[in-house]
RNA sequence: ACCUGAAAAGGGCAAACUUAGGGAAACCUAAGGACGCAAAGUCAUGGGCCUAAGGAGAAUAUCUCUAUGGUCGCCAGACUGCCAGG
Numbered sequence: 001a002c003c004u005g006a007a008a009a010g011g012g013c014a015a016a017c018u019u020a021g022g023g024a025a026a027c028c029u030a031a032g033g034a035c036g037c038a039a040a041g042u043c044a045u046g047g048g049c050c051u052a053a054g055g056a057g058a059a060u061a062u063c064u065c066u067a068u069g070g071u072c073g074c075c076a077g078a079c080u081g082c083c084a085g086g
Stems, first nucleotide, its partner, number of pairs: 002086004012037002017032006035073001041079003045076003048071003054066005
């Protein structure tokens, strides 16, 4: 430096759900809580997915399109990192 995660040590993160707050929503934050995770650490760069406030359009109590919003616990990529084995 690269590959691997069977066993071990010290540990780490925290899905659903609940409460409070933020947000138009998706969703986020904090506390509780553990389904899982060896990058479930960081970055929305490419693809995917979610939402559609604003904007645009239409056959206008509504519907359609649209990300500048969101998701890294969907995949890829970039950067960084603990322990053990090879």

This is a predicted structure of an 86-nucleotide RNA (c-di-GMP-I riboswitch aptamer) from a Clostridiales bacterium. Rfam family: c-di-GMP-I riboswitch aptamer. From the family's description: GEMM was predicted in a large-scale screen for bacterial structured RNA regulatory elements. The source organism's lineage runs through Bacteria, Bacillati, Bacillota, Clostridia and Eubacteriales.